Predicted 3D model of a 75-nucleotide RNA (c-di-GMP-I-GGC riboswitch aptamer) from a Desulfohalobiaceae bacterium. Lineage of the source: Bacteria > Pseudomonadati > Thermodesulfobacteriota > Desulfovibrionia > Desulfohalobiaceae. The sequence was found by an Rfam model in a public genome assembly.
RNA sequence: CAGGAAAAAGCCAAACUUAUCGCGAGGUAAGGUCGGAAAGCCACGGAUCUCACCGAGAUAGCCGGGCUGCCACAC
Numbered sequence: 001c002a003g004g005a006a007a008a009a010g011c012c013a014a015a016c017u018u019a020u021c022g023c024g025a026g027g028u029a030a031g032g033u034c035g036g037a038a039a040g041c042c043a044c045g046g047a048u049c050u051c052a053c054c055g056a057g058a059u060a061g062c063c064g065g066g067c068u069g070c071c072a073c074a075c
Stems, first nucleotide, its partner, number of pairs: 004071001011036002016031006034061001040067003044064003047059005
């Protein structure tokens, strides 16, 4: 530099439940633990979804892209 086999430390937390915000997709907090090597951050491209619908939104745990980062073998 490239990549992530095995392991370990730490990290995140789907479904579901409760509370709360939102018309909604969904968000937030707590519990929870299906999973994750960027499941950290960013709506730039595509995709899907919502609506008081033609323009506003949601999803970063759908794919790509950008920025940053933990651990640790062989080659």